[in-house]
């Protein structure tokens, strides 16, 4: 310089047009003489900027960063 993939919660990671699952951990409860375990419960609007669209995390352009090939 050129390509391909990817970016969704403190981490992992699912959704590829109809308002974001699920685990782990944090915090509250419940039980308990007190712990512990073990149950309930708790939170993101999707790296950012623009379009399309009734509706965008999902589709289009562009920037940003990570990771890989290629020269």
């Nucleotide at each position: 310089g050129g390509a391909a993939c990817c970016g969704u919660a403190g981490c992992c990671a699912a959704g590829u047009g109809g308002u974001a699952a699920g685990g782990c951990g944090u915090g509250g409860g419940u039980c308990u003489g007190c712990a512990a375990a073990a149950c309930c419960u708790u939170g993101a609007g999707c790296a950012c900027c623009g379009g399309u669209u009734c509706a965008a995390a999902u589709c289009c352009g562009g920037u940003c960063g990570g990771u890989u090939c290629c020269u």

Model confidence (mean pLDDT): 80 of 100.
A computed fold for a 71-nucleotide RNA from a Bacilli bacterium, annotated as transfer RNA.
The organism belongs to Bacilli, within Bacteria.
It matches the Rfam family "tRNA". Rfam links the family to the GO term triplet codon-amino acid adaptor activity. The family's RNA type in Rfam is transfer RNA.